The RNA shown here (small-subunit ribosomal RNA) has 1508 nucleotides and comes from an uncultured organism. Model confidence (mean pLDDT): 85 of 100.

[in-house]
RNA sequence: AGGGUUUGAUCAUGGCUCAGAACGAACGUUGGCGGCGUGGAUUAGGCAUGCAAGUCGAACGCGAAAGGUCACCUUCGGGUGAACGAGUAGAGUGGCGAACUGGUGAGUAACAGGUGGGUAAUGUGCCUCUUAGUGUGGGAUAACCUCUGGAAACAGUGGCUAAUACCUCAUGUGGCACGGAUAACGUUGGUUAACCGUGUUAAAGACUUCGGUCGCUAAGAGAGCAGCCCGCCCCCGAUUAGCUUGUUGGUAGGGUAACGGCCUACCAAGGCUCCGAUCGGUAGGUGGCCUGAGAGGGUGGUCACUCACACUGGGACUGAGAUACGGCCCAGACUCCUACGGGGGGCAGCAGUCUAGAAGCUUCCACAAUGGACGAAAGUCUGAUGGAGCGACGCCGCGUGUGGGAUGACAGCCGUGAGGUUGUAAACCACUGUCAGCAGGGAAGAAUGCCCCGAUGGUGAAUCGGGGAGAGACGGUACCUGCAGAGGAAGCCCCGGCUAACUCCGUGCCAGCAGCCGCGGUAAUACGGAGGGGGCAAACGUUGUUCGGAUUUACUGGGCGUAAAGGGUGUCUAGGCGGUUCGAUUAGUCUGGUGUGAAAUAUCCUCGCUCAACGAGGAAAACGCAUUGGAAACUGUCGAGCUCGAGAGUGGAAGAGGCAGGUGGAAUUCCUGGUGUAGCGGUGGAAUGCGUAGAUAUCAGGAAGAACACUCGUGGCGAAGGCGGCCUGCUGGUCCAUUUCUGACGCUGAAGCACGAAAGCUAGGGGAGCGAACGGGAUUAGAUACCCCGGUAGUCCUAGCCGUAAACGUUGAACACUGGAUGUCGGGGGUAUCGACCCCCUCGGUGUCGGAGCUAACGCGUUAAGUGUUCCGCCUGGGGAGUACGACCGCAAGGUUGAAACUCAAAGGAAUUGACGGGGGCCCGCACAAGCGGUGGAGCAUGUGGUUUAAUUCGAUGCAACGCGAAGAACCUUACCUGGGCUUGAACUGAUGCUGCGAUACUGUGAAAGCAGUUAUUCCUUCGGGACGGCAUUAGAGGUGCUGCAUGGCUGUCGUCAGCUCGUGUCGUGAGAUGUUGGGUUAAGUCCCGCAACGAGCGCAACCCUUGCCCUUAGUUGCCAGCAUUUCGGAUGGGAACUCUAAGGGGACUGCCCCGGCUAACGGGGAGGAAGGUGGGGACGACGUCAAGUCAUCAUGGCCCUUACGUCCAGGGCUACACACGUGCUACAAUGGCCGGUACAACGGGCAGCGAGACAGUGAUGUUUGGCGAAUCCCUGAAAACCGGUCUCAGUUCGGAUUGCAGUCUGCAACUCGACUGCAUGAAGUCGGAAUCGCUAGUAAUCGCGGAUCAGCAUGCCGCGGUGAAUACGUUCCCGGGCCUUGUACACACCGCCCGUCACGCCAUGGAAGUCGGUAGCGCCCGAAGCCGGUGGCCCAACCCCGCUUAGCGGGGCGGGAGCCGUCGAAGGUGAGACCGAUAACUGGGGCGAAGUCGUAACAAGGUAGCC
Repeated sequence: AGGGUUUGAUCAUGGCUCAGAACGAACGUUGGCGGCGUGGAUUAGGCAUGCAAGUCGAACGCGAAAGGUCACCUUCGGGUGAACGAGUAGAGUGGCGAACUGGUGAGUAACAGGUGGGUAAUGUGCCUCUUAGUGUGGGAUAACCUCUGGAAACAGUGGCUAAUACCUCAUGUGGCACGGAUAACGUUGGUUAACCGUGUUAAAGACUUCGGUCGCUAAGAGAGCAGCCCGCCCCCGAUUAGCUUGUUGGUAGGGUAACGGCCUACCAAGGCUCCGAUCGGUAGGUGGCCUGAGAGGGUGGUCACUCACACUGGGACUGAGAUACGGCCCAGACUCCUACGGGGGGCAGCAGUCUAGAAGCUUCCACAAUGGACGAAAGUCUGAUGGAGCGACGCCGCGUGUGGGAUGACAGCCGUGAGGUUGUAAACCACUGUCAGCAGGGAAGAAUGCCCCGAUGGUGAAUCGGGGAGAGACGGUACCUGCAGAGGAAGCCCCGGCUAACUCCGUGCCAGCAGCCGCGGUAAUACGGAGGGGGCAAACGUUGUUCGGAUUUACUGGGCGUAAAGGGUGUCUAGGCGGUUCGAUUAGUCUGGUGUGAAAUAUCCUCGCUCAACGAGGAAAACGCAUUGGAAACUGUCGAGCUCGAGAGUGGAAGAGGCAGGUGGAAUUCCUGGUGUAGCGGUGGAAUGCGUAGAUAUCAGGAAGAACACUCGUGGCGAAGGCGGCCUGCUGGUCCAUUUCUGACGCUGAAGCACGAAAGCUAGGGGAGCGAACGGGAUUAGAUACCCCGGUAGUCCUAGCCGUAAACGUUGAACACUGGAUGUCGGGGGUAUCGACCCCCUCGGUGUCGGAGCUAACGCGUUAAGUGUUCCGCCUGGGGAGUACGACCGCAAGGUUGAAACUCAAAGGAAUUGACGGGGGCCCGCACAAGCGGUGGAGCAUGUGGUUUAAUUCGAUGCAACGCGAAGAACCUUACCUGGGCUUGAACUGAUGCUGCGAUACUGUGAAAGCAGUUAUUCCUUCGGGACGGCAUUAGAGGUGCUGCAUGGCUGUCGUCAGCUCGUGUCGUGAGAUGUUGGGUUAAGUCCCGCAACGAGCGCAACCCUUGCCCUUAGUUGCCAGCAUUUCGGAUGGGAACUCUAAGGGGACUGCCCCGGCUAACGGGGAGGAAGGUGGGGACGACGUCAAGUCAUCAUGGCCCUUACGUCCAGGGCUACACACGUGCUACAAUGGCCGGUACAACGGGCAGCGAGACAGUGAUGUUUGGCGAAUCCCUGAAAACCGGUCUCAGUUCGGAUUGCAGUCUGCAACUCGACUGCAUGAAGUCGGAAUCGCUAGUAAUCGCGGAUCAGCAUGCCGCGGUGAAUACGUUCCCGGGCCUUGUACACACCGCCCGUCACGCCAUGGAAGUCGGUAGCGCCCGAAGCCGGUGGCCCAACCCCGCUUAGCGGGGCGGGAGCCGUCGAAGGUGAGACCGAUAACUGGGGCGAAGUCGUAACAAGGUAGCC
């Protein structure tokens, strides 16, 4: 620090996802040790049991027992008493504590918390300091005893008693209250100090070494603690916009420690709120913690501070302090006991238990240390705390050995069979001894305090020194030493990319994996296993969560023309921002000081545990708040000015700006009349429609409504929507000139208000034309459309509503700045002119092109999308959805605001290369056209499909399969089927052992193969054996079995089309472009010219073969002009001229001339020439496409079979036959058939061959055989043609299928199943529907000939020659192709993509009669406890008074209480609503789901341009 993922590729946008760190974690696999931490996050759910708050006898009164001892008694069982136990245990009065510590986070959005202040508005036990005191009396009461009630808890009656418990009186330093007067300070009109007067108000003793000590009372001060108040900070929702009646304030009173509506009465009507009140949701807050570069984001467990709570709700009491976790009262829920009458309880203390849950520990030890309560102290208590235990939950440390050791062992895995790898790893040798184990030793944590002595001191306290006794939970500790022995100690995840790490086997879209992209359909580095490797390591992975990456909410640090995003427009309020000069001020701002910012944490330094984690000390920091000095530039505020912003004045100007009233002509339709006759109208073509009742056409007149041709212009005006005949009235804005006035009056603008196309709505008019709906006619598979004929709302007017548009420049408003060029509209100026023009300058508007700059690109570019400032609006992946719910608006239609669940990994932008288009341009091709001949109809041949079959072997399947593989299936071939056999095999290569035969011949059986049997016999030798063969075993052989989608090779096709690329340079962010485009030209990317390109390669062309002309050379088997011979046949001699043969040359190059063209390339014409512009033909096939074809030519990976999927044999099949298709042959006849005669080729082939001649046969052919391995001989008579004859238009003298009989030939064999011959038979067919094929010249057509294969078997195939045409105007159309351009939502590329309904499955969700539950309020009823108030006839010791009498009693008073009444008041009841949730018959749409239905809407002009 980035990476993966949208595309064929690219850039940008944008989401999803990964790598990092962290955790109070959990789960899976695994697990040696130690240290330090940490551990109920869910159910603030319920809890058994034990413990967690007591202490003081130096405040006080009581006061046992067990037990043993002694004495007495005894019925010998024991009983009684005394001293001891013991003033002990114990309970009680009293004091202090129990308000701390510890737990939890339910509630709380709040002065709860944080931070900084205030308290002149306060309190304060214990502690410290200071001052002054502590006098005198009195009456009770618990414990205890007695009695009573009760199951218990407990309660009551009577009696006794003490105090540091309670009360009276005294004193009054003082305090408090009231009144008076003085001073200082300060300020919220109070505080403080001293003074005077009146009133009121204290106390407790205990111990003692008798010195005192500890207490107590009053007051002041301090410290610490607490209460209250204030500024600022402090989550989300506006689909919560208004809230509030003690509410806001005042007066008076009450209340409190204290201010205060805190409470009450009265008065006033206020208070809060868009800077977010109220309401709803969520939540303890903070220091901190995690993450991050930071800013931020998330979080608040452990530790620390703080708040709140203690089963739920309410309440007070006591007290310095509580509205009290282990106190009280009441109500409720739950639970326990009960004798049914009534009682008890509260683990969110420590352990522990149950439940729910993925999930969190011991019912441990100790007060030794630290701290706390009480005590004078000893000490007691302390689940605070210190420790131990459990859990890899986290962090940190250590170990599981170290060194040597190659034959690179065995084994595993891979393998191209060489080897490689695990791997110095192991074995083996030599060592070491951490940890664990055993044994021994053994700290620190212990200081105080207590007792004694001493020093000092005020012979006080405190402090210091010495001595003494005693005290350690941890702890069998840490640590050290010894012993033995490598002995006891390694796993987990991953290995397609991201992301470090690769092979084999298994599986076969199955099983499975997956964080994203995606793997798996027979060769899976992605699944499972193995080997190997990578990573981390006592752990490793997974899951969950947070931050990061994410600049993906953008303060730092984003955007809005087209990707998501500018409000439809204006106006204005709040708010935000604001020209210039001077002065003042100091709120903001800057700077210094002071206080605070707890500790811990984090950072740095140092130190302590062997290191580290952990811990200690110090420093710095703590970006904040408060306060106080200073500065005055900027912002603000105040004051005074200025004129350039803004506005006003004056003088001009243009305009479809708006509203109202009037008015005009053309056109259309209708009505009336005239003329006139059969059609009109409409379309691609028609029809519906109109018309003989007279239309259309035409003329005249009239009526009506709507709209304003030409002018008209990227012209004008307006804020936008929008505005168009002419005239008049009213009215808004703008521009120019002038520089007269005001003096910042400005800009923007949430909310609000106004305007706002079309359609639509309400009411009333109007209605010519047009025209949703609707009707009809066409089109169509259908046509609820497109086209046509009609036609209602509507379109128009008035009044009102609606409030939306692709309301678009898809570009908010304002201001400033930043090169230009050129149109046009309005105004002004200059120059010039007689004048209008022209020309120049300038202000305002509106266009085009372009520089810098910007932009992802396209593009924008002074009218910015450039550079800046200010303000507003808006965006944050696609779908769901502008939907649902709610609210507001509307008559309705609907509008505005505006989610979620769920789902996808994309959706989208710009540009690029292709491909495609029922887009365009240019060009080519037997592509069409022009022609000639066919196919499609018939019969037959042949191939294919289908069907059949035991098998009809397999492959080829649009063009580019189908007379194709097959250049030839009777057996063989042959791969198929049936049956019979063989098993190292029919053929090939080895190894081992045994053997000596084998070949051959014969016999039996058999369809054959085979099986069984008999027989004879080989070569070399070093004599061992070998060659060769057989048998057995073994490695292997063999497979036309599968995969052409694992492959090589070969082939087809686009296409003999003219294309396909590269290097360097240049352009572009890039994919890419340029070159290769353009202008010409060509068969051609052929060539020329131009050009940011310059060159090059593969293709084209040429080079090769053949053919056409000539020459040279050569002359047999070929030739024969001249000469000779002749049997008249180049036959012979001879010739070398010619033909020919076959080798080498020549020739053609737009070379020459004319014209055109650019002077070029090139084209047209001509000359010459055998041939002319590539002369004809062939071979030759660029980059690539079709996963094209072939595993059955061959080769080959992998898989499969191995007495069979191999191999041998016989027979059958590949030849089947209702049908369908392709390719052909023969025909349908007279340009012909038949008969007779006559003529002329070329290419080829031939020894298991071609076969002359002769003879036989009607013939196929046979017999015999000359010649020839061939320019010699043979195949070999070419046929059409030509001449003559005949047939005379018919199913024929056409046509020959089919069938019968008789034959020939090949062959082991022609039945299935050959070809040919003769005789006989004589089918369909009279030129072929839709459709379709070939061919442009020696071509088509037509005629025959040869060859390969082959024993035999072509109508097929490959070749050969003979005869030998017609037509091409031309490129509109069909098909294919090339180039340029355009559009694209296609890229598997139009056989593409893709939309909606319906049907099926799953999922979430809206509505819904209702049903159920929760929450918070409101009204009313009832009203516990309790505080307060009233009353109080009943009750009461102390003090006071009176009486009787006196141990006292009685009465009264002061004061108090029970009870009763009242206010308030929790829970409860009830009523009407609100909000939230769950559920529901039925219902609505939505999403998702390999191969369902119907159509074809969109993407190309998408076939009616599309969209709003």